[in-house]
c-di-GMP-I riboswitch aptamer from an Acidobacteriota bacterium, 90 nucleotides, folded computationally. The model forms 95% of the base pairs in the Rfam consensus.
This record gives sequence, C1' cells and structure tokens, in this order.
RNA sequence: GUCUGAAAAAAGCAAACCGCAUCGAAAGGGUGGGACGCAAAGCCAAUGGCCUAAGUCUUCUUAUGAGGGUACGGCCGCAUGGUUGCCAGA
Repeated sequence: GUCUGAAAAAAGCAAACCGCAUCGAAAGGGUGGGACGCAAAGCCAAUGGCCUAAGUCUUCUUAUGAGGGUACGGCCGCAUGGUUGCCAGA
C1' cells in the first nucleotide's frame, strides 16, 4: 500500500420513543435524554430510489374549500458510487 474481517482490545456513532419559550408549510433538521443497531450508522445529494408539496399548474365548487400533478425542499441509518479513517489477519 492492497484485500478480507469484527473474534479480541481501545474508541466511535446513535434507531424507536420522550423533552425543547428550537428551525421548517411539510417531509425532515437542530439540541438534551435514550439505545435499536451499525465495520464506516464518518463525510458527499453524484446516479437511482423513497418522503413532503410551500410555491406553481390543473379539475370540481357561486365562493370558501376539496382533489390531482410537480422539487428549486428532504432522507447518506435505502442502494450504488466517490472520499477519509481505528484494530486484527493475509
């Protein structure tokens, strides 16, 4: 340096759920608690996939409203990919 692995050792992260006089239209994010789990559950929205629909388009309605489409919004703990990294073995 490359590949494989989590058995050991030292570390790390933190699902669901709960709290916040937290951000957001929402999805979701932040933060505190909490651990389901994770060999990258470190980082990147690049390619797919999934979630939401403010705005916008459209349909119905006298109108209010209701329905449908749509990402410039989001998910890296959905997958692939890129990139960085602890330990052990070959």
NCBI's taxonomy places the organism under Bacteria, Pseudomonadati, Acidobacteriota.
The coordinates come from a structure-prediction model, not an experiment, and the mean pLDDT is 87.